[in-house]
Context: one part of a larger RNA
RNA sequence: GAGUAGCGAAUGACGGGGGAGGAGCCCGUCCGCCGAAUGACCAAGGGUUCCUGGGGAAGGUUCAUCCGCCCAGGGUUAGUCGGGACCUAAGCCGAGGCCGAGAGGCGUAGGCGAUGGACGACUGGUUGAUAUUCCAGUACCACCUCACCCGCGCCCAGGCCGAUUCCACUGUGCUAAGGGAACCCCCUUCGGGGGGCUACCGACCCCGGUGGAGGAGGCCAGCGAAGGGGGGACGCAGAAGGGUACGUCGACCCAGGCGAUGGUCGUCCUGGGACAAGCAGGUAGGGAGGUUCCCUAGGCAAAUCCGGGGAACCGCUAAUCCCGAGAUGUGACGUCGAGCCGCAUCAGGCGAAGCGACUGAUCCCAUGCUGCCGAGAAAAUCCUCUAGCGAGCUGGUGAGGUGCCCGUACCCCAAACCGACGCAGGUGGUCAGGUAGAGAAUACCGAGGCGAUC
Numbered sequence: 001g002a003g004u005a006g007c008g009a010a011u012g013a014c015g016g017g018g019g020a021g022g023a024g025c026c027c028g029u030c031c032g033c034c035g036a037a038u039g040a041c042c043a044a045g046g047g048u049u050c051c052u053g054g055g056g057a058a059g060g061u062u063c064a065u066c067c068g069c070c071c072a073g074g075g076u077u078a079g080u081c082g083g084g085a086c087c088u089a090a091g092c093c094g095a096g097g098c099c100g101a102g103a104g105g106c107g108u109a110g111g112c113g114a115u116g117g118a119c120g121a122c123u124g125g126u127u128g129a130u131a132u133u134c135c136a137g138u139a140c141c142a143c144c145u146c147a148c149c150c151g152c153g154c155c156c157a158g159g160c161c162g163a164u165u166c167c168a169c170u171g172u173g174c175u176a177a178g179g180g181a182a183c184c185c186c187c188u189u190c191g192g193g194g195g196g197c198u199a200c201c202g203a204c205c206c207c208g209g210u211g212g213a214g215g216a217g218g219c220c221a222g223c224g225a226a227g228g229g230g231g232g233a234c235g236c237a238g239a240a241g242g243g244u245a246c247g248u249c250g251a252c253c254c255a256g257g258c259g260a261u262g263g264u265c266g267u268c269c270u271g272g273g274a275c276a277a278g279c280a281g282g283u284a285g286g287g288a289g290g291u292u293c294c295c296u297a298g299g300c301a302a303a304u305c306c307g308g309g310g311a312a313c314c315g316c317u318a319a320u321c322c323c324g325a326g327a328u329g330u331g332a333c334g335u336c337g338a339g340c341c342g343c344a345u346c347a348g349g350c351g352a353a354g355c356g357a358c359u360g361a362u363c364c365c366a367u368g369c370u371g372c373c374g375a376g377a378a379a380a381u382c383c384u385c386u387a388g389c390g391a392g393c394u395g396g397u398g399a400g401g402u403g404c405c406c407g408u409a410c411c412c413c414a415a416a417c418c419g420a421c422g423c424a425g426g427u428g429g430u431c432a433g434g435u436a437g438a439g440a441a442u443a444c445c446g447a448g449g450c451g452a453u454c
Stems, first nucleotide, its partner, number of pairs: 012030006031451004039431004045411002049409001050074006059067002079140002081407004086117002091112003097106003121138005141403009151393002158220004165213007173206001178201002183196005222389002227385004235372004241365003247358004252273006258266001274335002278330003285323004289314008298306002336354001339350003373376001417426002433445004
């Protein structure tokens, strides 16, 4: 310079409290603001900022008794939530290998890698601070052990198949000795005779076929691949249907009320009128024709599986199979519940009704249906097939047991993340009440949250 610019969008007023001190802290009343957010819950990121007690230097654009500040103590509880002990995508790493002077580059097998696939928990209560984690109740999954039951098998018995071997029969099969045309040569009385070559005929043995004897061995449970097959398995748009959540109304049910002013015991006013997973049966609806047998150069071995070919039967308004919300019942003799009682403003206790109609989703049926062209991941879980293992085993019921590691506080459209700041900026997903409205616009409200640090 200068006590100048500025103090970063925005509504506060009053009373009370503690305090040395209050416009700003705490409590209360009124008012105002957001309400597809300025509410609630996650992911990322942050990393204790969370809660309690204390503090008043500095930080806080003023003050401060207050704080996301300082000090101390405390707080994050999981078989089921998210991740790992499962799978793979882009991409990355990469035994051998190839290339490069080297450093190193590329890459097979193989592996890592979610933003995807698979996979078993719901409701209520509780703390100052955690909860699908603790507690109560009710479930589910995987594995182990035991008991019982149904069934199948091994052993015994039996059935089926059955190699080498042996016997019999058989074969247009092979060939030996032997026979032997046609054809060629020689002779001829012209009838034929002799010689040569091959095709061909031709037993045993061998080989093939059929039947029998014999019996090595195998099969007649179950498990089961890292291998085969199926499936998982997929775009975008649109429409209709069946439901549910939510909501609204009620003359119905329950609780409370009866008016400081004209009326108000009434068709009055205010408030409330709930509940999950799981389990049971399998509905609205959607999809595929189904079952059995035979053959089979494909599926890198095998296959009863898949693929290819064929036949029979059922069926074609259907049967059979698959997918499948919701509702109902149970869960629930439970929990919650307006309100009332109680208390040290801690605890705690009691507890009514808990119905009907309408509306109705962007949610579920639905990875469905219809249409379109730009033609829309992979692998594992799962099912099946054999290779293989194989003497006990599948299944059901009940009881008992086991269930590892990491995350879990708090902020999360923000004063806690990214912007040097407590910065009018930026930041992915989920929930979606009322009146008016096409609407998630807009306006005003609810639950809930704020009044933005002079």
Molecule: large-subunit ribosomal RNA, domain III
Organism: soil metagenome